Small-subunit ribosomal RNA, 5' domain from a metagenome, 540 nucleotides, folded computationally. Its mean pLDDT, the model's own confidence on a scale to 100, is 86. Its Rfam family is "Bacterial small subunit ribosomal RNA".
[in-house]
Context: one part of a larger RNA
């Protein structure tokens, strides 16, 4: 000099864009942060209103609504944190003939016919509660057989090719699938009506091929400090066989062998998430890893599996532990390192805000619902950038302060005064972009036997904004509301007076102060920067 997620002191007008617990991965009150689908399924209220009434009630509507339940998909994403980890964790480049992949896309084939349950509900019991146990009824795109099987899997073969378990062609055997829902129609079929078991469209369902995107595993190289850590290792190193996995492998097991690593630093100890990047520097390098993006790890602490395409699962389950809470003492409940917020720690870090309008995500055919992701607003000079606090004129130069050699000098065109301007802030009025979709009418085309649903295009119509009456524009008034901080001995830019008298004090280094201190304190003057200026800490 540059820099910072900064803090502290003094000061503080406005705006834009960013950033904001670096410490206790300390403990957490309260609210919200993951739901959705009635076009999968069976149930199914109440208030209110109306009518009737024997005044007890009944019926209709509310309404197949609210609601819970079964079922499907999601909840493994998104969001947080950096504790652990010196490791194939990360970065980079490869391998997978050793692998998986729900939803999505492409292509092929199919979607036939049956069965038994169970929640909800009714009923009985236990419990303070959390909840739980029996009996009875019922549905499904829930569950289970049967049939069928192009291809896929498995076994036995043959052939071609080849880079271990790969690809292609082919024979036999065995075993393995499925689910319907909604809309429309009467050409075919059935009843012989306009309906569905028929036809058709859309969404699904099952099996398989390929893809896209995502992931698993393995390998080369790179990746901090300490030798005042020199030896480490028994599933250890390798083999055969098996188990397990989506998959290779001591991953696990039985047996066999005795290996494997290490001064090119094993082991041990300390420290640490890694990277894109950020800071500095001419560069080489050094330091750092906040925000944003990628990967990893974790979710009160430790362990475990279940479900599932995917988890060993932050707002799931089980066990153990610590802590907190409820209890009828028998037993239960909880997990903010999600967004706000509280206590605590600390030099120090914000609102218990608004909206799903946009972008994105989940579910849904859609309308839509949910979304503390996100978009916004609030607080903080925490940072960067921009603007303002007025402009021009105005004296041989007011008053006043300070200094003085008493002549004067200086503050100083500074002020007053005159003439202007109108940024920002203030008042008044107007007032956005971000919005296009979705939806509806009409038309055309595709599709269909036809119509409709449906798909594509065009025209027209209506609706949708948290921010926000914000940005912006116009206008009104009036210099009016808006300057401080540090320094002045040398380094280093800027000097005098007074006070003090090795005192009080200053200080980054050298050093100042003991009676004329440009170094302490004050004043005048000056220098620097400026809504900031200094100090401290840290890095280069």
């Nucleotide at each position: 000099g540059a820099a910072u997620g900064a803090a502290c002191g003094c000061u503080g007008g406005c705006g834009g864009c960013g950033u904001g617990c670096u410490u206790a991965a300390c403990a957490c009150a309260u609210g919200c942060a993951a739901g959705u689908c009635g076009a999968g399924c069976g149930c199914g209220a109440a208030a209110g209103u109306g009518a009737c009434u024997u005044c007890g009630g009944u019926c209709a509507u509310g309404a197949g609504u609210a609601g819970a339940g079964c079922g499907g998909c999601g909840a493994a994403c998104g969001g947080g944190u950096g504790a652990g980890u010196a490791a194939c964790a990360c970065g980079u480049g490869g391998a997978u003939a050793a692998c998986c992949u729900a939803c999505c896309c492409u292509g092929g084939a199919g979607u036939g016919g049956g069965g038994g349950a169970u929640a909800a509900c009714c009923u009985g019991g236990g419990g303070a509660a959390a909840c739980u146990c029996g009996g009875g009824c019922u549905a499904a795109u829930a569950c289970c057989g049967c049939a069928u099987a192009c291809g896929a899997c498995c076994g036995c073969g043959g052939g071609a090719u080849c880079u271990c378990g790969g690809u292609c062609c082919u024979g036999c055997g065995a075993g393995g699938a499925a689910a319907g829902a909604c809309g429309a129609c009467c050409u075919c079929u059935g009843c012989a009506c306009g309906c569905a078991a028929g036809u058709u469209g859309u969404c699904g369902c099952u099996c398989c091929u390929g893809g896209a995107g995502g992931g698993g595993u393995c390998c080369g190289c790179g990746u901090c400090u300490g030798a005042u850590u020199a030896g480490c290792u028994u599933g250890u190193u390798g083999g055969c066989g098996g188990g397990g996995u989506a998959a290779u492998g001591g991953c696990c097991c039985a047996c066999c062998a005795a290996g494997g690593c290490g001064a090119c630093g094993a082991u041990c100890a300390g420290u640490a998430g890694c990277c894109g990047g950020c800071c500095u520097g001419a560069g080489a390098g050094g330091g750092c890893g906040a925000u944003c993006g990628g990967c990893c790890a974790c979710a009160c602490u430790g362990g475990a599996a279940c479900u599932g395409a995917g988890a060993c699962a932050c707002g799931g389950u089980c066990c153990a532990g610590a802590c907190u809470c409820c209890u009828a003492c028998g037993g239960g409940a909880g997990g903010c390192a999600g967004c706000a917020g509280u206590g605590g720690g600390g030099a120090a870090u914000u609102u218990u805000g608004g909206a799903c309008a946009a972008u994105g995500g989940g579910c849904g055919a859609a309308a839509g619902c949910c979304u503390g992701a996100u978009c916004c607003a609030g607080c903080a000079a925490c940072g960067c950038c921009g603007c303002g606090u007025g402009g021009a004129g105005g004296a041989c130069g007011a008053a006043g302060g300070c200094c003085u050699u008493c002549g004067g000098g200086u503050c100083g065109u500074a002020a007053a005064c005159u003439c202007c301007u109108g940024u920002c802030a203030g008042g008044u009025g107007g007032g956005a972009c971000g919005a296009a979709a979705c939806g509806g009418u009409g038309g055309c085309g595709g599709g269909u036997a036809u119509u409709a649903u449906c798909c594509g295009c065009c025209u027209c119509c209506a609706c949708u904004g948290a921010c926000g009456g914000u940005a912006c524009c116009a206008u009104c008034a009036g210099a009016g509301g808006a300057a401080g901080c540090c320094c002045c001995g040398g380094c280093u830019a800027a000097c005098u007076c007074c006070g003090u008298g090795c005192c009080a004090g200053c200080a980054g280094c050298c050093g100042c102060g003991g009676u004329a201190a440009u170094a302490c304190g004050g004043a005048g003057g000056g220098g620097g920067c400026g809504a900031g200026c200094g100090u401290u800490a840290u890095u280069c």